[in-house]
């Protein structure tokens, strides 16, 4: 240097153009003498930017970061 791949919640993972989701974790009630477990709720998320679209996690285009294979000269 060239070519694939992966980036969404703290953390593991869905969602192939039409209200961004689950489990776990956290927090707060209820329950309990107390803990711990159960049950109810509540917060939090698409690696940045630009484009196409009435509408982008999903196409397209640039960048990051990681990771994989290939080459190579100075």
């Nucleotide at each position: 240097g060239c070519a694939g791949u992966a980036g969404u919640a703290g953390u593991u993972u869905a969602a192939u153009g039409g209200u961004a989701a689950a489990a776990c974790g956290u927090c707060u009630g209820c329950u309990u003498c107390c803990c711990a477990a159960g049950c109810a709720g509540a917060g939090g998320u698409u690696g940045g930017g630009a484009g196409u679209u009435c509408g982008a996690u999903u196409c397209u285009c640039c960048u990051c970061u990681a990771u994989u294979g290939c080459u190579c000269c100075a």
A computed fold for a 74-nucleotide RNA from a Bacilli bacterium, annotated as transfer RNA. The sequence is in RNAcentral, with records from ENA and MGnify. Rfam family: tRNA. Its family is annotated with triplet codon-amino acid adaptor activity in the Gene Ontology. By type it is a transfer RNA.